[in-house]
RNA sequence: GAAGUUCGCCAGGCAGUCGCUGCGCACCUCGUCGUGCGUGGAGGAAAGUCCGGGCCCCGCAGGGCAGGAUGCCGGCUAACGGCCGGGCGCCGUGAGGCGACGGAAAGUGCAACAGAGAGCAGACCGCCGAUGGCCUUCGCAAGAGGGAUCAGGCAAGGGUGAAACGGUGGGGUAAGAGCCCACCGCAGGACUGGCAACAGGACUGGCACGGUAAACCCCAUCCGGGGCAAGGCCAAAUAGGGGAGCAUUGACGUGGCUCGCGUCGCUCCCGGGUAGGCUGCUAGAGCGUCACGGCAACGUGGCGCCCAGAGGAAUGACUGCCCGACGAUGCCGGUUUGCGCCGGUGUCGUUCGACAGAACCCGGCUUAUCGGCGAACUUCCCAA
RNA sequence: CUGCCCGUAGCUCAAUUGGAUAGAGCACCGGCCUUCUAAGCCGGGGGUUGCAGGUUCGAUCCCUGCCGGGCAGG
Numbered sequence: 001g002a003a004g005u006u007c008g009c010c011a012g013g014c015a016g017u018c019g020c021u022g023c024g025c026a027c028c029u030c031g032u033c034g035u036g037c038g039u040g041g042a043g044g045a046a047a048g049u050c051c052g053g054g055c056c057c058c059g060c061a062g063g064g065c066a067g068g069a070u071g072c073c074g075g076c077u078a079a080c081g082g083c084c085g086g087g088c089g090c091c092g093u094g095a096g097g098c099g100a101c102g103g104a105a106a107g108u109g110c111a112a113c114a115g116a117g118a119g120c121a122g123a124c125c126g127c128c129g130a131u132g133g134c135c136u137u138c139g140c141a142a143g144a145g146g147g148a149u150c151a152g153g154c155a156a157g158g159g160u161g162a163a164a165c166g167g168u169g170g171g172g173u174a175a176g177a178g179c180c181c182a183c184c185g186c187a188g189g190a191c192u193g194g195c196a197a198c199a200g201g202a203c204u205g206g207c208a209c210g211g212u213a214a215a216c217c218c219c220a221u222c223c224g225g226g227g228c229a230a231g232g233c234c235a236a237a238u239a240g241g242g243g244a245g246c247a248u249u250g251a252c253g254u255g256g257c258u259c260g261c262g263u264c265g266c267u268c269c270c271g272g273g274u275a276g277g278c279u280g281c282u283a284g285a286g287c288g289u290c291a292c293g294g295c296a297a298c299g300u301g302g303c304g305c306c307c308a309g310a311g312g313a314a315u316g317a318c319u320g321c322c323c324g325a326c327g328a329u330g331c332c333g334g335u336u337u338g339c340g341c342c343g344g345u346g347u348c349g350u351u352c353g354a355c356a357g358a359a360c361c362c363g364g365c366u367u368a369u370c371g372g373c374g375a376a377c378u379u380c381c382c383a384a
Numbered sequence: 385c386u387g388c389c390c391g392u393a394g395c396u397c398a399a400u401u402g403g404a405u406a407g408a409g410c411a412c413c414g415g416c417c418u419u420c421u422a423a424g425c426c427g428g429g430g431g432u433u434g435c436a437g438g439u440u441c442g443a444u445c446c447c448u449g450c451c452g453g454g455c456a457g458g
């Protein structure tokens, strides 16, 4: 110098003018309206609503079933499917990155086509034909040789497939085969290190136990249901409900009739719900900084700070200067035959300034995001 | 706020215990028929199975995350 990796941070700045909104104070014609002053006013994702919790209501002795989620080990945490550290596997020259990473010797299922055979399998081509026949040659015979023809043996090689019942080499054999041996793999494993996952491994076995659980399933752990339209308070008009009083003269019903009872009237009171309003509402697992413990996530303590609360929903608009980006163009330098390209610098222009917009709160994850800054580290090149 | 469903050719729909060239009708293109058109007959083209990734030998189908649309309850 170039190319990268990881972690962290910023998210145009300043000034003026005019607005919007919460709170406080003051004034007034006192409305929960206006005016003035002061002060606060979006994010790293406020988003998706994918997980987890707080909070609130309902349910509940305790436990289980069903259903769902998670799934190497240890730690952190209020909790988590999150984070940190570690193990193992894969990717990368490397810094580093990625991983649904329990169980297939509990059971059930699945594997098209091809292929001889696809689950405790199988022989198409092939190899052999030791053994017993057959044919044939030599021989008087006993017997010897040949053929690859029948029975039979084999699974080395070829071939199919995503996958074919250990691999390589040697011995062995009629040909072969863990049949035997060495190494590797695999299974078991005393012991050693580690909290553990796991790693190493004397020795033993002679190869059994293929794949699939993001197929059913099994094992372990976790989960009661609902959500701020939760929930609490105040409370019209109209209709209806309850009670008291008045009228008890009347009408209707019940009844054979009387009494009684019920309904219909007026006045007052009570309570529930609706419209509407208030609350929940933002001081919190809070933020900053310092110290200590810890590899870290994180924890503990001291000091300081207050940092949006709207409710059809505020947080905006304009102007000027600066910064950045883009476009045009001038100059200088490098390079090139030239066109052009790169770097620096000046002028002009731009509806340019990423993604995006709180709605009960918080911890995460995921997704969107122009560009810029810082720190540590890696690889390559050059110079000393 | 909560629960659930869907996305396949230009349009409407198939294809599901995962099995290979993803089909059908209409539409489109070419030919035949007709004086010409329509209808009819024959043939043909056209697919990122919404996107990205994963599991598997193999994915429209199973899983995860996004994008878009719809239904239901309060």
Stems, first nucleotide, its partner, number of pairs: 001380010012322007020041008028031001043355001047366002050364005055227004067223005072086005087101001088099004102218002107216002109212002124158002126154003131151003134147005166184006185207001186205003191200003231279004241270006250264005286305008323353002325350011385457007394410004403441001412428005434450005